RNA sequence: UGUCGAAAUUGGCCGAAUCUGGUUCAAAAACCAGUACGGGGGACUAUUUUCCCUUGGGGUGAAUCCGCUGAUCCUAGCGGUAGGGUUACUCUCAACCCGAACCCGUCAACUAACCUCGGAGGCCGCGUAGGGAGGAAGA
Repeated sequence: UGUCGAAAUUGGCCGAAUCUGGUUCAAAAACCAGUACGGGGGACUAUUUUCCCUUGGGGUGAAUCCGCUGAUCCUAGCGGUAGGGUUACUCUCAACCCGAACCCGUCAACUAACCUCGGAGGCCGCGUAGGGAGGAAGA
């Protein structure tokens, strides 16, 4: 000096998922009560008509849908796509990614009063922490 890898301070990203107090305790952790911030149920009104379907219907979430190949007991892969993310925010251009998973249990349109639940987890760490425009806040 270069390359590869590990860990990691300040710091940062996705997400509703932050913060406070108490108990116990050497501490961590655990438990309890709250909380920023989120979700569901639930009248009037509206919609309407027929079915008996389980191959029902619905919810959280960006995560829907289409084609091809394989499989044909189970099950996969490839290509696209609605939609979503990229370092304060909005729009725009380009680039790179994601396009899952789970829950309710035959039941739910919206919805005032009201009732009820969550308040996690996962990652990055010299990198799009990019270009252009705009407005705001702070100093």
This is a predicted structure of a 139-nucleotide RNA (c-di-AMP riboswitch aptamer (ydaO/yuaA leader)) from Tumebacillus permanentifrigoris.
Its Rfam family is "c-di-AMP riboswitch aptamer (ydaO/yuaA leader)". Its family is annotated with cyclic-di-AMP binding and regulation of gene expression in the Gene Ontology.
Model confidence (mean pLDDT): 78 of 100.